Predicted 3D model of a 72-nucleotide RNA (transfer RNA) from a bacterium. The sequence was found in a public genome assembly. Its Rfam family is "tRNA". Gene Ontology term of the family: triplet codon-amino acid adaptor activity. It is annotated as a transfer RNA. From the family's description: Transfer RNA (tRNA) molecules are approximately 80 nucleotides in length. Its mean pLDDT, the model's own confidence on a scale to 100, is 82.

RNA sequence: GCCGCCUUAGCUCAGCGGUAGAGCAACUCUUUUGUAAAGAGAAGGUCCCCGGUCCGAAUCCGGGAGGCGGCU
Numbered sequence: 001g002c003c004g005c006c007u008u009a010g011c012u013c014a015g016c017g018g019u020a021g022a023g024c025a026a027c028u029c030u031u032u033u034g035u036a037a038a039g040a041g042a043a044g045g046u047c048c049c050c051g052g053u054c055c056g057a058a059u060c061c062g063g064g065a066g067g068c069g070g071c072u
Base pairs, nucleotide, nucleotide: 001071002070003069004068005067006066007065010024011023012022013021018055027041028040029039030038048064049063050062051061052060
């Protein structure tokens, strides 16, 4: 230098054009003399950035950034 893949909650990841989700963690409550475990609940997001397409974009297109891998 060229090619491919990835980027979504604190972490690990779903979601593939029509209201952004799960598990774990953290928080609150119940239970306990107390802790853990167990049960219940609530909260938590500029979907990496900028533009385009579309009635509508996390999702499609272009550019950029970061990470991983391959080729030279």